[in-house]
């Protein structure tokens, strides 16, 4: 430079054939317990790496783009 793969909740990672996102570990509360922990029960937290198209409608399909990461040069 030029293929190719990856980007989604703090952390690991789901989301199949388009119809406004889940799950585990982490945080918060409350129960239980002398206290911690382990059990429970409930909650917060992402508009899916930014940007334009195409759809009635995009995490998903297109183009170009940024960072990683790998192969080629």
């Nucleotide at each position: 430079u030029g293929g190719c793969g990856u980007g989604u909740a703090g952390c690991u990672c789901a989301u199949u054939u388009g119809g406004u996102a889940g799950a585990g570990c982490g945080c918060c509360u409350g129960a239980c317990u002398u206290u911690u922990a382990a059990u429970c029960a409930g909650g917060a937290g992402g508009u899916c790496g930014a940007u334009g198209g195409u759809u009635c409608g995009a995490u998903c399909c297109c183009g170009g783009u940024c960072a990683c990461g790998u192969c080629a040069a």